[in-house]
Predicted 3D model of a 130-nucleotide RNA (SAM riboswitch aptamer (S box leader)) from a Balneolaceae bacterium. The sequence was found by an Rfam model in a public genome assembly. It matches the Rfam family "SAM riboswitch aptamer (S box leader)". Rfam's curators write: The SAM riboswitch is found upstream of a number of genes which code for proteins involved in methionine or cysteine biosynthesis in Gram-positive bacteria. The SAM riboswitch acts at the level of transcription termination control. The source organism's lineage runs through Bacteria, Pseudomonadati, Balneolota, Balneolia and Balneolaceae. The coordinates come from a structure-prediction model, not an experiment, and the mean pLDDT is 79.
RNA sequence: CUCUUAUCGAGAAAGGCAGAGGGAUCAGGCCCUGUGACGCCUUAGCAACCGUCCGCACAUAAACGCAUGUGCGGAAAGGUGCUACAUCCUGCUCCCGCACAUAUACCAUGUGCCGGGGGAAAGAUAAGCA
Numbered sequence: 001c002u003c004u005u006a007u008c009g010a011g012a013a014a015g016g017c018a019g020a021g022g023g024a025u026c027a028g029g030c031c032c033u034g035u036g037a038c039g040c041c042u043u044a045g046c047a048a049c050c051g052u053c054c055g056c057a058c059a060u061a062a063a064c065g066c067a068u069g070u071g072c073g074g075a076a077a078g079g080u081g082c083u084a085c086a087u088c089c090u091g092c093u094c095c096c097g098c099a100c101a102u103a104u105a106c107c108a109u110g111u112g113c114c115g116g117g118g119g120a121a122a123g124a125u126a127a128g129c130a
Stems, first nucleotide, its partner, number of pairs: 003128006013043005021032003026091004044083003048080003052075009087122001092119006098112005
């Protein structure tokens, strides 16, 4: 780096350095930022995954116990990670509603720089194989 799986509307700050843009890419928005953003360092904090511990349940085991595996709950904060705005919002696609137009009415079709809800894609993080 590729691939697989899971999660992503909650949560969580100060100081120092430095000095101009930043919020993944592109676009349209909306925000942050010399009252110093983004970034780096120190300390602190949060708790998604892995790991540790405790409890419960199930399975293996002739039975009990031990051990192993799986699941659930809790603790703590070891390994990563994270500490503005929902992954800041939207873009692709599907559905529902509403409005308008076509249509004799229903049905149906189309449009909407209207509202709402799903699913993707991409991204971020973790774990794992190679």